[in-house]
RNA sequence: AAACGGCAAACCCGGGGUGACCCGGGGACGCAAAGCCACGGGACUCGUCACGACGAGUCAGCCGGGCUGCCGAA
Numbered sequence: 001a002a003a004c005g006g007c008a009a010a011c012c013c014g015g016g017g018u019g020a021c022c023c024g025g026g027g028a029c030g031c032a033a034a035g036c037c038a039c040g041g042g043a044c045u046c047g048u049c050a051c052g053a054c055g056a057g058u059c060a061g062c063c064g065g066g067c068u069g070c071c072g073a074a
Stems, first nucleotide, its partner, number of pairs: 006031002011026006029061001035067003039064003042059007
């Protein structure tokens, strides 16, 4: 390179959550880690606030880092 395949943005439907958002189904914009981990940065939500922040969360498809991993010809 090629092949077997994989995941699934927006949007729609159903369900959960105050919310960010999550889960299931449909759907594909994209993805070689778009597999997993909130560790550093960042964004976002809720609460408190002495307005400095603090606490509790969400995002792995924002960047970095860690762990794991399929195929693989000339």
Predicted 3D model of a 74-nucleotide RNA (c-di-GMP-I riboswitch aptamer) from a soil metagenome. The coordinates come from a structure-prediction model, not an experiment, and the mean pLDDT is 88. The sequence is in RNAcentral, with records from MGnify. Rfam family: c-di-GMP-I riboswitch aptamer. Gene Ontology term of the family: cyclic-di-GMP binding.